[in-house]
Transfer RNA from a Candidatus Tayloriibacteriota bacterium, 73 nucleotides, folded computationally. Its Rfam family is "tRNA". From the family's description: Transfer RNA (tRNA) molecules are approximately 80 nucleotides in length. The source organism's lineage runs through Bacteria, Bacteria candidate phyla and Candidatus Tayloriibacteriota. It was read from a public genome assembly.
RNA sequence: GACGGAGUAGCUCAGUCGGUAGAGCACGGGACUCAUAAGCCCGGGGUCGUGGGUUCGAUCCCCACCUCCGUCA
Numbered sequence: 001g002a003c004g005g006a007g008u009a010g011c012u013c014a015g016u017c018g019g020u021a022g023a024g025c026a027c028g029g030g031a032c033u034c035a036u037a038a039g040c041c042c043g044g045g046g047u048c049g050u051g052g053g054u055u056c057g058a059u060c061c062c063c064a065c066c067u068c069c070g071u072c073a
Stems, first nucleotide, its partner, number of pairs: 001072007010025004019056001027043004049065005
């Protein structure tokens, strides 16, 4: 330098052919227990990497850029 993949909650990851974003763990509260843990019930938390474009509408499509990983040179 060329190409490919990844970037979504604190962490690990889903999210189909565009229609106002979810799970598990973690965290907070409750109940249970002499008490703790596990299990049970409830809850908070996201500018979907950044900036533009297309569209009535973008996590999703297009362009540029940033970070990480890989292949080639």